This is a predicted structure of a 351-nucleotide RNA (Bacterial RNase P class A) from a soil metagenome.
It matches the Rfam family "Bacterial RNase P class A". From the family's description: Ribonuclease P (RNase P) is a ubiquitous endoribonuclease, found in archaea, bacteria and eukarya as well as chloroplasts and mitochondria. The family's RNA type in Rfam is ribozyme.
The prediction has a mean pLDDT of 78.
[in-house]
RNA sequence: GGACGGUCGCGGCGCCCCCCCGGGGACGUCGAGGAAAGUCCGGACUCCACAGGGCAGGGUGCUGGGCAACUCCCAGGGGGAGCGAUCCCACGGAAAGUGCAACAGAAAGCAGACCGCUUCCGGAACCCGUUCCGGGAGCAAGGGUGAAACGGUGAGGUAAGAGCUCACCAGCGCCGGGGGCGACCCCGGCGGCUCGGCAAACCCCACCCGGAGCAAGACCAAAUAGGAGGGGAUGAGGUGGCCCGCCUCGCUUGACCCUCGGGUAGGUUGCUCGAGGAGCGCGGAAACGCGUCUCCCAGAGGAAUGAUCGUCGCGGCACCGCGAAAGCGGGGCCGACAGAAUCCGGCUUAC
Numbered sequence: 001g002g003a004c005g006g007u008c009g010c011g012g013c014g015c016c017c018c019c020c021c022g023g024g025g026a027c028g029u030c031g032a033g034g035a036a037a038g039u040c041c042g043g044a045c046u047c048c049a050c051a052g053g054g055c056a057g058g059g060u061g062c063u064g065g066g067c068a069a070c071u072c073c074c075a076g077g078g079g080g081a082g083c084g085a086u087c088c089c090a091c092g093g094a095a096a097g098u099g100c101a102a103c104a105g106a107a108a109g110c111a112g113a114c115c116g117c118u119u120c121c122g123g124a125a126c127c128c129g130u131u132c133c134g135g136g137a138g139c140a141a142g143g144g145u146g147a148a149a150c151g152g153u154g155a156g157g158u159a160a161g162a163g164c165u166c167a168c169c170a171g172c173g174c175c176g177g178g179g180g181c182g183a184c185c186c187c188g189g190c191g192g193c194u195c196g197g198c199a200a201a202c203c204c205c206a207c208c209c210g211g212a213g214c215a216a217g218a219c220c221a222a223a224u225a226g227g228a229g230g231g232g233a234u235g236a237g238g239u240g241g242c243c244c245g246c247c248u249c250g251c252u253u254g255a256c257c258c259u260c261g262g263g264u265a266g267g268u269u270g271c272u273c274g275a276g277g278a279g280c281g282c283g284g285a286a287a288c289g290c291g292u293c294u295c296c297c298a299g300a301g302g303a304a305u306g307a308u309c310g311u312c313g314c315g316g317c318a319c320c321g322c323g324a325a326a327g328c329g330g331g332g333c334c335g336a337c338a339g340a341a342u343c344c345g346g347c348u349u350a351c
Base pairs, nucleotide, nucleotide: 002312003311004310005309006308007307008306010031011030012029013028014027016025017024018023033337037348038347040346041345042344043343044342045213046212047211048210052244053243054242055241057209058208059207060206061205062076063075064074065073066072077091078089079088080087081086092204093203097202098201099198100197114143115142116139117138118137119136120135121134122133123132124131125130151169152168153167154166155165156164170194172191173190174189175188176187177186178185179184217269218268219267220266227260228259229258230257231256235249236248237247238246276295277294279292280291281290282289283288314335315334316333317332319330320329321328322327
């Protein structure tokens, strides 16, 4: 995300005139959004004694700040993407337990041997521990599969290997020191060597949560049948479910509940002055806050705010002219998503 002016047509308010239950006219003034949308969060406000306790259920999830509040906003920490500026995160916990992961692969959680490496036994070939086949024992370093294979590089060691040992590094745990409000960050030492991913899976932990909603409510008027039947006392009701407590009513003169049937569904109000907007100043890194001054800026009620003409402005498209280009000028065409309904703060979506 249009502005100004004119004409005609609507609604609110103010005020005047006419009519005089009503209603009509003139003048002035105001009259859709940045999303009015979605109804996803949070409230204001209204009503319900219990908004008391608990279970179930639901919500949030790093730290600090903002706010009436929030799942929102600002800043930071950590992780990730990127060469970088910057951007993204539903970001407590995976050794509390359960569960899931296609296909490939030997094996996907405290796993595993397909190709292989070493060694022993048996057999065959054979110049030579040289090769091949079968079996036993050892290995997980090499190769392969995969998004991911139970730390990495190097050395030693070993029959062959392995953190088996060592050096350096990453990670984890513990201790000490320093910085920061904090989340965390940095430094040093010791140690065992090192058991992945998903909780927007169930779950565990911490904190938070009465309910319903303007068709909430309030008032006035009118009408009816103060109807009929059933249940009913260790009772009934009390704004999501259940339990406890509490309160109220009632116990046959019967509260309350259920079924059927009848009447009304009309008017007024809630209804727009607000956690309000603009300007200026101050504080703060920021979100925001404070002060001062100024403004009133829709309130319909089956639902108003529209139509048309002209001028100007902004943007886009192609054409023409000037120009080396940047660009300038001219006339033409086109111009989005979309309509308040109690109100406000956000988020999301459309353009």